[in-house]
RNA sequence: UCAGUCGGCCGGACGGCCGCUCCCGCUGGUGCCGAAAGGCCGCGGGAGAGGAAAGUCCGGGCUCCAUCGACAUGCGGUGCCGGAUAACGUCCGGCGGGGGCGACCCCAGGGAAAGUGCCACAGAGAAUGAACCGCCCCGCUUCGGCGAGGUAAGGGUGAAAAGGUGCGGUAAGAGCGCACCGCGUUUCCGGCAACGGAGACGGCAUGGCAAACCACACCGGGAGCAAAACCGAAUAGGGACGGCAACGCGGUUAGUUCGCGCAUGCGCGAUAACACCGCAGGGCGAUGUCAGGCCCGCUGUCCGGGUAGGUUGCUCGAGGCAAGGUGCAAACCUUGUCCCAGAGGAAUGGCCGUCGCGUACCGUUCGCGAGAAUGGUGCCCUACAGAACCCGGCUUACAGGCCGGCUGAUAUU
Numbered sequence: 001u002c003a004g005u006c007g008g009c010c011g012g013a014c015g016g017c018c019g020c021u022c023c024c025g026c027u028g029g030u031g032c033c034g035a036a037a038g039g040c041c042g043c044g045g046g047a048g049a050g051g052a053a054a055g056u057c058c059g060g061g062c063u064c065c066a067u068c069g070a071c072a073u074g075c076g077g078u079g080c081c082g083g084a085u086a087a088c089g090u091c092c093g094g095c096g097g098g099g100g101c102g103a104c105c106c107c108a109g110g111g112a113a114a115g116u117g118c119c120a121c122a123g124a125g126a127a128u129g130a131a132c133c134g135c136c137c138c139g140c141u142u143c144g145g146c147g148a149g150g151u152a153a154g155g156g157u158g159a160a161a162a163g164g165u166g167c168g169g170u171a172a173g174a175g176c177g178c179a180c181c182g183c184g185u186u187u188c189c190g191g192c193a194a195c196g197g198a199g200a201c202g203g204c205a206u207g208g209c210a211a212a213c214c215a216c217a218c219c220g221g222g223a224g225c226a227a228a229a230c231c232g233a234a235u236a237g238g239g240a241c242g243g244c245a246a247c248g249c250g251g252u253u254a255g256u257u258c259g260c261g262c263a264u265g266c267g268c269g270a271u272a273a274c275a276c277c278g279c280a281g282g283g284c285g286a287u288g289u290c291a292g293g294c295c296c297g298c299u300g301u302c303c304g305g306g307u308a309g310g311u312u313g314c315u316c317g318a319g320g321c322a323a324g325g326u327g328c329a330a331a332c333c334u335u336g337u338c339c340c341a342g343a344g345g346a347a348u349g350g351c352c353g354u355c356g357c358g359u360a361c362c363g364u365u366c367g368c369g370a371g372a373a374u375g376g377u378g379c380c381c382u383a384c385a386g387a388a389c390c391c392g393g394c395u396u397a398c399a400g401g402c403c404g405g406c407u408g409a410u411a412u413u
Stems, first nucleotide, its partner, number of pairs: 001409010012355007020048007028041001031040003050384001054395002057393005062224004067292001069290005075220005080094005095109001096107004111214001115213002117209003132155002134151003138147003163181006182204001183202008228312004238303007248279005257270006281296004319338008358379009
């Protein structure tokens, strides 16, 4: 100097004039709007979009819900080890595998001996395995070849072909034998562990796919700020047509009826209502069981009526910043300091001036060159893009620019 890789930051600034929204404090009027609840108006002070506010993919905080208790199954999610966290499918550190000269990057990374399934085409043959070409040996031969046997080292097909490389051996070959690697069993060492290393024994095949079904381990109630709460006002607890369930047992009693007694009304008895009580029965966010609880009907379609006003939720938080400490780190702890949007169809905008970044052109200086510095004029205000209950992540988009670490190449000293 160039190329690469990882991380961080900015993505306009200052001043003036006018305008907008919210918060806090003060103040006034029998003010203004309104049916009411409630809102508005004046003065002073203060604040006012993002690193992704996007996607709505995860996790929670919060709110409500009659099943948000336990067990089992179903459904969904995650899947190496250890740690962080409120939690996660996130993050950090490690292990293993793959890519790269390297810095670094990627992995939907547990189980193939529980079972089922798939491996198209090509090829002789694709997991109960196999012999196309070829090689070797024997017999025959019209010398072209034919038959029988052995073989899986060489070649071919394929993503993948009876472990790999080498040596010996053999008729030719083959773990047939040997060495190393791989694989299986096992012992020891290091590590919390995933795993790594060393040794012994064994010629040892049983390939791949689970982002195939599946088995295993762990996790998971539902709905969501259009959640929900309060105030004011208004209305029709409306009507029609269905479906399912139930209409069971026992007791008490009203009314009615009957009978008896007394005598015109009362007493007793019998009968006796979904009227009341109890049991039973039924329903209750995937299913079943247990425990407990709640409800007494559940449910579909159509017609019709009222309200759609105001306030809260709504911003002090798993909060920001700084310093110190623990830790490889993620992160956590301590101390100090700060308050940093809260709209409600949706506020932060318009104009002017100056500077800055970038860009085009024209020069000057340095330099072998690439290039660097600097001046003038013009353009530009630049990318992706705007909170809506809040927070932790992930993913996607981003013109231009700045800073730092590491790796490689080249040149000079």